[in-house]
Molecule: transfer RNA
Organism: Hymenochirus boettgeri
RNA sequence: GGCAUUGUGGCUUAGCUGGUUAAAGCGCCUGUCUCGUAAACAGAAGAUCCUGAGUUCAAAUCGCAGCAGUGCCU
Repeated sequence: GGCAUUGUGGCUUAGCUGGUUAAAGCGCCUGUCUCGUAAACAGAAGAUCCUGAGUUCAAAUCGCAGCAGUGCCU
């Protein structure tokens, strides 16, 4: 330098045949329970989906450019 692939709460993932409110587990916070801790139970907060500009009535999802990670080739 070329090709492929991935990027979604703090972490790991789902959703990616475009359709109204982005889902789950773990974690964090609050409460109940306990002499206390853990566990268990209940509840709350947290991502406008890597960035930008497009297509569309409508984009996490589609095309383009860029950035970053990984793999392969040279």